Model confidence (mean pLDDT): 76 of 100. The RNA shown here (SAM riboswitch aptamer (S box leader)) has 98 nucleotides and comes from an uncultured Cryomorphaceae bacterium. The sequence was found by an Rfam model in a public genome assembly.
RNA sequence: CCGCUAUCAAGAAAGACAGAGGGAAUGGGCCCUAAGACGUCUUGGCAACCCGGAAGCGCCGGGUGCCACAACCCACCUCUUAAAGAGGAAUGAUACGA
Numbered sequence: 001c002c003g004c005u006a007u008c009a010a011g012a013a014a015g016a017c018a019g020a021g022g023g024a025a026u027g028g029g030c031c032c033u034a035a036g037a038c039g040u041c042u043u044g045g046c047a048a049c050c051c052g053g054a055a056g057c058g059c060c061g062g063g064u065g066c067c068a069c070a071a072c073c074c075a076c077c078u079c080u081u082a083a084a085g086a087g088g089a090a091u092g093a094u095a096c097g098a
C1' cells in the first nucleotide's frame, strides 16, 4: 500500500515531562482544555484478534490493540407524512491475511 476477512457492544488511570490546542479528514454543531488538555515516557489496568502451552472451558506466556463522553452528532441513500426516529452506505480505526 491492497482485501465487501472480522469487529467497532461492554470494559479499563495514576505519576513524570511538556506547554496550546484537541475529539481522524472538510463544513456546521456539541464537548475537553493553563484547575494543564492533546502528545511522549514509566507503571498499572482492560479486552481477547493472532501465536504457543497445558487441559475441564476458562487459564498461563508472548505479538498487537485499547484505557473521557464517544467511530460524538449532522452531511450521502432508503423507510415512516413533517419534526423526530430506524436501517444502510461511504470514510476511518483495530486485528488478520496477501
Base pairs, nucleotide, nucleotide: 002097003096005095006094007093008092013043014042015041016040017039021032022031023030026075027074028073029072044067045066046065049063050062051061052060053059071091076088077087078086079085080084